[in-house]
This is a predicted structure of a 477-nucleotide part of an RNA (small-subunit ribosomal RNA, 3' major domain) from an uncultured bacterium.

Context: one part of a larger RNA
RNA sequence: UGACGGGGGCCCGCACAAGCGGUGGAGCAUGUGGUUUAAUUCGAAGCAACGCGAAGAACCUUACCUGGGCUUGACAUGCAGGUGACAGCCGUGGAAACACGGUCUCCCUUCGGGGCACCUGCACAGAUGCUGCAUGGCUGUCGUCAGCUCGUGUCGUGAGAUGUUGGGUUAAGUCCCGCAACGAGCGCAACCCCUGUCUGCUGUUGCCAGCGGGUAAUGCCGGGGACUCUGCAGAGACUGCCGGUGACAAACCGGAGGAAGGUGGGGACGACGUCAAGUCAUCAUGGCUCUUACGUCCAGGGCUACACACGUGCUACAAUGGCCAGUACAAUGCGCUGCAAACCCGCGAGGGGGAGCGAAUCGCAAAAAGCUGGUCUAAGUUCGGAUUGCAGUCUGCAACUCGACUGCAUGAAGUCGGAAUCGCUAGUAAUCGUGGAUCAGCAACGCCACGGUGAAUACGUUCCCGGGCCUUGUACA
Numbered sequence: 001u002g003a004c005g006g007g008g009g010c011c012c013g014c015a016c017a018a019g020c021g022g023u024g025g026a027g028c029a030u031g032u033g034g035u036u037u038a039a040u041u042c043g044a045a046g047c048a049a050c051g052c053g054a055a056g057a058a059c060c061u062u063a064c065c066u067g068g069g070c071u072u073g074a075c076a077u078g079c080a081g082g083u084g085a086c087a088g089c090c091g092u093g094g095a096a097a098c099a100c101g102g103u104c105u106c107c108c109u110u111c112g113g114g115g116c117a118c119c120u121g122c123a124c125a126g127a128u129g130c131u132g133c134a135u136g137g138c139u140g141u142c143g144u145c146a147g148c149u150c151g152u153g154u155c156g157u158g159a160g161a162u163g164u165u166g167g168g169u170u171a172a173g174u175c176c177c178g179c180a181a182c183g184a185g186c187g188c189a190a191c192c193c194c195u196g197u198c199u200g201c202u203g204u205u206g207c208c209a210g211c212g213g214g215u216a217a218u219g220c221c222g223g224g225g226a227c228u229c230u231g232c233a234g235a236g237a238c239u240g241c242c243g244g245u246g247a248c249a250a251a252c253c254g255g256a257g258g259a260a261g262g263u264g265g266g267g268a269c270g271a272c273g274u275c276a277a278g279u280c281a282u283c284a285u286g287g288c289u290c291u292u293a294c295g296u297c298c299a300g301g302g303c304u305a306c307a308c309a310c311g312u313g314c315u316a317c318a319a320u321g322g323c324c325a326g327u328a329c330a331a332u333g334c335g336c337u338g339c340a341a342a343c344c345c346g347c348g349a350g351g352g353g354g355a356g357c358g359a360a361u362c363g364c365a366a367a368a369a370g371c372u373g374g375u376c377u378a379a380g381u382u383c384g385g386a387u388u389g390c391a392g393u394c395u396g397c398a399a400c401u402c403g404a405c406u407g408c409a410u411g412a413a414g415u416c417g418g419a420a421u422c423g424c425u426a427g428u429a430a431u432c433g434u435g436g437a438u439c440a441g442c443a444a445c446g447c448c449a450c451g452g453u454g455a456a457u458a459c460g461u462u463c464c465c466g467g468g469c470c471u472u473g474u475a476c477a
Stems, first nucleotide, its partner, number of pairs: 001477002003474003007471007015461002019424005026315008034306002042053002064301007073124001077123008088103006106115003126290002129288003135284002137279003140275001142273001147186006153162003166177003192267004197235005203229001207224002211222003238261001241255005317417001321376007333364003338357002343352003383414001388409007430453007
């Protein structure tokens, strides 16, 4: 000087408390451990691994296993010699890859050759092989915590100190005051984006108040720019104003006006560093290793196994509910190898059909919870839907291992969950549906986004956890 303390003081954070909803019990989905296996490819490991890499494992992917092939190689560049196209098509063998046979068969030329392809040979290729404890890059985490430092000066023999401590204050090393310090840098904040109010401009594909026309009905038409909205540009919030407290400061408390008030709400943004944290399997890369194989091609299998254990979720156990009928209101998005309307067929998944639309124009599209009416009456039930049987639909070369969905039948566990444990402070939790990426299809209940309905509680900081500043002890560095 740090680090640590079941030392002290001050102060924060859904840290506790207050409250709401869960997890832990059940079934299923998914990841992991373990076990099994020819293989169940590899990585991730407390927080910060475990719906994680994987935003799509039937083949492919694919790195694993079994078997069948190739050896200048699936891919790149160059050299030497040789041949002439290669590809394609046909035949035979084969699971295919591939092998063999047949057929077909180049371009330019200054005639030296060149281009292209193949064969032989040589340099080399290739490796998701090892080392993340050799590395770059990227990332997680402490933590959006308020810290981390430097120059000059001063103090100290020196390590170092001071500044950065102190009194107030703040979300903040934020600001004020004081002070042997005076300044400065990286962080904080602001500048950026979205959202909340208003103004101007913009009016088509959007809108429709007034005027006119028209319809069974609809901005449908003429038209209009008022309104909503689209997009662009601006205004607006600064403790600016008033009162109080305070050191006359910074600031705090209350109030006015205002759409918004003291950082308005949200996002992007992550200081010096820590964990030899993670990644050699995104990529790059040193070293090491393999080279008729640890490379490469193909078929089939596996990554989907199942006595079990754990994590994360979904659906429930019902009446604030289930079922039936009617009826209302969103936002974000996506669409041409695409979205697909009307209409017809089918109980349905879906099929036929193809208008319109490269989309503020057309379509996906129905929002659901809600509301109105009816029914069920406490029951393992009209709760719950696992499991299984049969019959189907769709995608795809192909759904046996191993897809999703539909109909009929079957109807399991489950009556609110031990110890323990998680999330959340407001348009939040809870609850309801919707869209998208990936994608032929889909194991999505995941992830990312969107809107609808919409709470309760916070006395307080003693305690648990994490953190900041000052101080104290130390046999630790």